Predicted 3D model of a 572-nucleotide part of an RNA (large-subunit ribosomal RNA, domain V) from a Bacteroidales bacterium. RNAcentral holds the full RNA, with entries from ENA. Taxonomically the source falls in Bacteroidales (Bacteria, Pseudomonadati, Bacteroidota, Bacteroidia). The coordinates come from a structure-prediction model, not an experiment, and the mean pLDDT is 86.
[in-house]
Context: one part of a larger RNA
RNA sequence: CCCGCAACGGGACGAAAAGACCCCGUGAACCUUUACUACAGCUUAGCGCUGGGUGCGGGCGGACGAUGUGUAGGAUAGGUGGGAGGCAGCGAAGCUGCGGCGCCAGCCGCUGCGGAGCCGAAAGCUGAAAUACCACCCUUCGUCCGUCUGGAUCCUAACCCCGAGAAGGGGACACCGCUUGGCGGGUAGUUUGACUGGGGUGGUCGCCUCCAAAAGAGUAACGGAGGCUUCCCAAGGUCCGCUCAGGGCGAAUGGCAACCGCCCGACGAGUGCAUUGGCAUAAGCGGGCUUGACUGGGAGACAUACAAGUCGAUCAGGUACGAAAGUAGGGCAAAGUGAUCCGGCGGUGCCUCAUGGGAGGGCCGUCGCUCAUAGGAUAAAAGGUACUCCGGGGAUAACAGGCUGAUCGCUCCCAAGAGCUCAAAUCGACGGAGCGGUUUGGCACCUCGAUGUCGGCUCGUCACAUCCUGGGGCUGGAGCAGGUUCCAAGGGUUCGGCUGUUCGCCGAUUAAAGUGGCACGCGAGCUGGGUUCAGAACGUCGUGAGACAGUUCGGUCUCUAUCUGUUGUGGG
Numbered sequence: 001c002c003c004g005c006a007a008c009g010g011g012a013c014g015a016a017a018a019g020a021c022c023c024c025g026u027g028a029a030c031c032u033u034u035a036c037u038a039c040a041g042c043u044u045a046g047c048g049c050u051g052g053g054u055g056c057g058g059g060c061g062g063a064c065g066a067u068g069u070g071u072a073g074g075a076u077a078g079g080u081g082g083g084a085g086g087c088a089g090c091g092a093a094g095c096u097g098c099g100g101c102g103c104c105a106g107c108c109g110c111u112g113c114g115g116a117g118c119c120g121a122a123a124g125c126u127g128a129a130a131u132a133c134c135a136c137c138c139u140u141c142g143u144c145c146g147u148c149u150g151g152a153u154c155c156u157a158a159c160c161c162c163g164a165g166a167a168g169g170g171g172a173c174a175c176c177g178c179u180u181g182g183c184g185g186g187u188a189g190u191u192u193g194a195c196u197g198g199g200g201u202g203g204u205c206g207c208c209u210c211c212a213a214a215a216g217a218g219u220a221a222c223g224g225a226g227g228c229u230u231c232c233c234a235a236g237g238u239c240c241g242c243u244c245a246g247g248g249c250g251a252a253u254g255g256c257a258a259c260c261g262c263c264c265g266a267c268g269a270g271u272g273c274a275u276u277g278g279c280a281u282a283a284g285c286g287g288g289c290u291u292g293a294c295u296g297g298g299a300g301a302c303a304u305a306c307a308a309g310u311c312g313a314u315c316a317g318g319u320a321c322g323a324a325a326g327u328a329g330g331g332c333a334a335a336g337u338g339a340u341c342c343g344g345c346g347g348u349g350c351c352u353c354a355u356g357g358g359a360g361g362g363c364c365g366u367c368g369c370u371c372a373u374a375g376g377a378u379a380a381a382a383g384g385u386a387c388u389c390c391g392g393g394g395a396u397a398a399c400a401g402g403c404u405g406a407u408c409g410c411u412c413c414c415a416a417g418a419g420c421u422c423a424a425a426u427c428g429a430c431g432g433a434g435c436g437g438u439u440u441g442g443c444a445c446c447u448c449g450a451u452g453u454c455g456g457c458u459c460g461u462c463a464c465a466u467c468c469u470g471g472g473g474c475u476g477g478a479g480c481a482g483g484u485u486c487c488a489a490g491g492g493u494u495c496g497g498c499u500g501u502u503c504g505c506c507g508a509u510u511a512a513a514g515u516g517g518c519a520c521g522c523g524a525g526c527u528g529g530g531u532u533c534a535g536a537a538c539g540u541c542g543u544g545a546g547a548c549a550g551u552u553c554g555g556u557c558u559c560u561a562u563c564u565g566u567u568g569u570g571g572g
Stems, first nucleotide, its partner, number of pairs: 001572008010564003014559002022393004027389002029385004035190005041183003045179004051155004056150011068138001078137005085119003094113002097110005159170003193205003202222001206228006229374001230272001231331002236290007244268001246264005270279002273336001275334003294317003300311003306375001319328003342368007350361002400447001401445001402443003406440001408436006417427002454529001455527003459521001460518005467492003470487006494508005535553004539548003
């Protein structure tokens, strides 16, 4: 070196199971609820099944009768119009009795007696004139009729119960049906956004301005800063005029600063509101007159995937201002926003199914959305899952590795200072330069058709920034014992108590009880106390289902070794 046999289990990111954690899917399923919407169920009302009496009401209409004092006034004047006469033997005034009303003065009606008058117009008082009379009405009340309607009560014959039946009980209720308002996780179907240096939490989502933006345009990030979802009938149009802020000087109250005068003053003021760019020939500040904050249309451009967005001369009509030339289709400009559907309002010369209408629609104008997740899924929607499931992802997190090295560990540089004196025996501020890759992180590069995760046990092996043992230098080294530093990895580096612990604290020793790497070495070697499924409980949070780097008790650790590696042994 080759070939066996027996072992061990470090590796073959070993086998097994299209990862159960995590994220994604306009995936699923169950569960919850004051998510949405339905349905069952319960309930309200009306009608039907459903009939007969009695008495009491209410609304409306009609007829008749009554009813109406504010003050002044013979006094209980409802309003308006007509009006000079009306009522009376079919019985007036007056008187007796009764009833009703009453703001107690009186008014209305009835019975009896009575027997021939009574009231009004004119006059005075009144805003209005005589219930003398007639007509139409108003307020309130009564009677009757018609009509609609309410509740109460009684009945028995529908219907129901009991009963073999006959009786009996209930009774137009109940049951049942239709329509209707409500309650309604009992049940069902669903919804519960996206971006995101994983996801969640937080923040954001459209529009304007500046920077980033690399001197055309454009250009990203959870980059750096701010604004908007309006306002104005003048803050629009036109014509004419004016010049600001600030400073100096002067001047009563009056002061740093009010208003007044003179001078300097190109822009630092102002421009409704952010910023940028403009603006004094002003776009800034006043005054006069006004409505162009027009109708129809638009050459040509900017911008642009589309849809949207932006600028715009000439022309026609009619208009405002101006002597005119001219200017004016809102505002110094760039934000101040919302498609489509559906519906409302105004207009219209269009359509309207045989024809004429009507209804409806179209067209023109206009209105109704924090549809703000702002190109707007529906008119209408929240949560839980550790009981979970499926499809996917190393496009994306947790372990490990990798890159990085802020953090961390170590080493240097400078040397202020401490060290009585003296920077450097020892310590070393403020700062600076590195090395390492053991911490916490950042990134998300292999692995989600699986790379098993803390600690312990077992077995080690390596580094040296050395804990002990060995050898040196310096010392603020007398000696002993130390401090610091250089060389050095041969060997060694304990046993216990508590805790799942690593760590740590404690006890007792020791020459010493080193620091790290090896997938925080080692689960196809063991364990399984912790963490991290299903059960259960506490505290807390939540209406709830449930949840908690909170706690607590419990909880299946599979694999017969092909290759490689190593050990032992045999043959060649």